[in-house]
The RNA shown here (transfer RNA) has 77 nucleotides and comes from a Candidatus Acetothermia bacterium. Its mean pLDDT, the model's own confidence on a scale to 100, is 81.

RNA sequence: GGGCUCAUAGCUCAACGGGUUAGAGCGCUGUCCUGAUAAGGCAGAGGUUCCUGGUUCAAGUCCAGGUGAGCCCACCA
Repeated sequence: GGGCUCAUAGCUCAACGGGUUAGAGCGCUGUCCUGAUAAGGCAGAGGUUCCUGGUUCAAGUCCAGGUGAGCCCACCA
């Protein structure tokens, strides 16, 4: 330098074909249970979906550019 993949909650990941209010597990908070913990039950908080712009009535999803990460190839030494 070229190609491919990825970026969504604190962490690991869904959400596909554009369409209700973006979800799950773990973790966190409260509460029930217990003599007290753990485990377990119930409830809850937590997100400008990496950034900017575009298309559209409507974008996490499509398009363009950028940033970051991973993999492969090439080049230099």
The same sequence occurs in records of 3 taxa. The RNAcentral record of the sequence draws on ENA and MGnify.